Small-subunit ribosomal RNA, 3' major domain from an uncultured organism, 479 nucleotides, folded computationally. The full RNA is in RNAcentral, with records from Greengenes.

[in-house]
Context: one part of a larger RNA
């Protein structure tokens, strides 16, 4: 000087508590541990692994095994020889390759002899390759404490010296923010502000958007003239600064009420993550040192495997029901996506779906039906009309193929659960809950991801306790 204490002050945070909902029981769905396996590829493993990397394992992917093959390799550069680039059909095979046929004369130079670039084959070897090993050798990147208020730095000043001081103390704040006061006076990196969304009003524009006002049509619609007034699209501005009144406070800094105002005291979100910490995570994104493999630890093929299944754990989704189910009836989003594509209408199908065929490179066409909500009938408290697991038959669509192993649909079946022990998570407002849309990836496949809107609560007396974290102080068998 730091760490540490079941020391002391004193502060904050969904930490408590006050409340709402759930998790732990139930079925499935994903992960993961363990057993099994020829393989069940590898990696993350307290918070900070476990619907994590994987933004999508039928084949491919794919790193795993099981067979079957290749050795300058499938990739690159270099060298020498041939050669008709290429493209197309048999055969033999699971294919990988083997092996015949056919057709074909391209591109650039040119003295017409030939040369060259590409591309094949065939050879030698320098090498390629390695998802193989160490993230305890490393760069990049990420997580974490923690968006916590904090860490440090020049000169000075005390101290023999480590070191202090400043940054400690009185107030205050979301905040080392500020204000006051001090041997400290500066000042960087954090903070906080710019930047972006988003609430209000304006200018400018008015087409694919809009329809007050006029007119015209219809069976109905901004469907048409026409109009940019309102919505709305985007463009540049205006506003919030404790500006302004009252109280308190030390005449400060701030604090609590108010009034204007679309917003009040950081309006509300998103990006934004200091010095450092965990020898944290990653050699399998990438990149790299060292090791080691080189007719194999490398390359290709086919077929299995990652999907196994006495079981445990984590995350979720569906429910147990009447604030519901189940059948009519008729409303209101936002943000997205589309040419190898989104597909309207129309006809077939109980349906998945097909079939035909306008628009649409999209404010135009489309994907699209928003759903809860809301009227209205019925169910009358049951293992039911709740739930929908399981399984059986038909089938559709994606694909070269859906046996291991896709997704959906009819129809039959109709299991467990009647609110879940200990223990435990989430959240403080347009939040939680609760409904439903839409996109990434992707031929086909989401109950996970990420995003958009609808509806829309309870509670916070308060810091005594549990947790984590800043700050004084004080003890220390600790560095």
């Nucleotide at each position: 000087u730091g760490a540490c204490g079941g020391g002391u002050g004193g502060c904050c945070g969904c930490a408590c508590a006050a409340g709402c909902g759930g998790u732990g029981g139930a079925g499935u769905a994903u992960g993961u541990g363990g057993u099994g396996u020829a393989a069940u590829u590898c990696g993350a493993u307290g918070c900070a692994a476990c619907g994590c990397g994987a933004a999508g394992a039928a084949c491919c992917u794919u790193a795993c095994u099981u067979g079957g093959a290749c050795u300058u390799g499938a990739c690159a550069u270099c060298c020498u020889g041939c050669g008709g680039a290429u493209u197309u059909c048999g055969u033999a095979g699971a294919g990988a390759u083997a092996u015949g046929a056919a057709a074909g004369u391209g591109c650039c130079c040119u003295u017409c002899g030939g040369g060259g670039a590409a591309c094949g084959c065939a050879g030698a070897g320098a090498c390629a390759g390695g998802u193989g090993c160490u993230g305890c050798a490393u760069g990049g990147c990420u997580g974490u404490c923690g968006u916590c208020a904090g860490c440090u730095c020049g000169u000075g000043c005390c101290g023999u010296g480590a070191g202090g001081u400043g940054u400690u103390g009185g107030g205050u704040u979301a905040a080392g923010u500020c204000c006051c006061g001090c041997a400290a006076c500066g000042a960087g990196c954090g903070c906080a502000a710019c930047c972006c969304c988003u609430a209000u009003c304006c200018u400018u524009a008015g087409u694919u958007g809009c329809c007050a006002u006029c007119a015209c049509a219809u069976a109905a619609a901004g469907g048409u003239g026409g109009g940019c007034a309102c919505u709305u699209u985007a463009u540049g501005g205006a506003g919030a600064c404790u500006g302004c009144c009252c109280g308190g406070g030390u005449u400060a800094a701030c604090c609590g009420g108010g009034a204007g105002g679309a917003a009040g005291g950081u309006g509300g979100g998103u990006a934004c993550g200091a010095c450092g910490u965990c020898a944290a995570g990653u050699c399998a994104u990438c990149a790299u040192g060292g090791c080691c493999c080189u007719u194999a630890c490398g390359u290709c093929c086919a077929g299995g495997g990652c999907u196994a299944c006495a079981c445990a754990c984590g995350u979720a989704c569906u429910a147990c029901a009447a604030u519901g189910g189940u059948g009519g009836g008729a409303a209101c989003a936002a943000a997205g996506g589309g040419c190898a594509g989104c597909u309207a209408a129309g006809c077939c199908g109980c349906g998945a779906g097909g079939c035909c065929a306008a628009g649409c490179u999209a404010a135009u066409c489309u994907c699209a039906a928003a759903a809860a909500a809301c009227c209205u009938a019925u169910c009358u408290u049951a293992g039911u009309u709740c739930g929908g697991a399981u399984u059986g038959c038909a089938g559709u669509c994606u694909g070269c193929a859906a046996c291991u192993c896709g997704a959906c649909u009819g129809c039959a079946u109709g299991a467990a659960g009647u609110u879940g022990g200990a223990a435990u998570c989430g959240c403080u407002a347009g939040u939680a809950a609760u409904c439903c849309c839409g996109g990434a990836u992707c031929a086909g496949c989401a109950u996970g991801c990420c995003g958009g809107g609808g509806u829309g609560a309870a509670u916070a007396u308060g810091u005594u306790c549990c947790c984590g974290g800043g700050c004084c102080u004080u003890g220390u068998a600790c560095a």